[in-house]
The RNA shown here (Fluoride riboswitch aptamer (crcB RNA motif)) has 63 nucleotides and comes from an Acidobacteriota bacterium. Of the family's consensus pairs, 100% are formed in the model. Model confidence (mean pLDDT): 80 of 100. Taxonomically the source falls in Acidobacteriota (Bacteria, Pseudomonadati).
RNA sequence: CUUCAAAACGGUGAUGGAGUCCGCCGCAACCGCUCGGAACGAGCUGAUGACUCCUGUGAGCUG
Numbered sequence: 001c002u003u004c005a006a007a008a009c010g011g012u013g014a015u016g017g018a019g020u021c022c023g024c025c026g027c028a029a030c031c032g033c034u035c036g037g038a039a040c041g042a043g044c045u046g047a048u049g050a051c052u053c054c055u056g057u058g059a060g061c062u063g
Stems, first nucleotide, its partner, number of pairs: 009026005016054006032044004
């Protein structure tokens, strides 16, 4: 100096906050889907990676 492994730390998992668990990454992980040759075109789901709660939003019903 380089490589590998473990631990710690930090970041991250398509739109907010918190807790727990899980995955990924160490300047990379990550940056949704469908149709279309492409488009600065058209369309679709969801505030979660998963669970729970809060906030916001959407649909139906009732007062």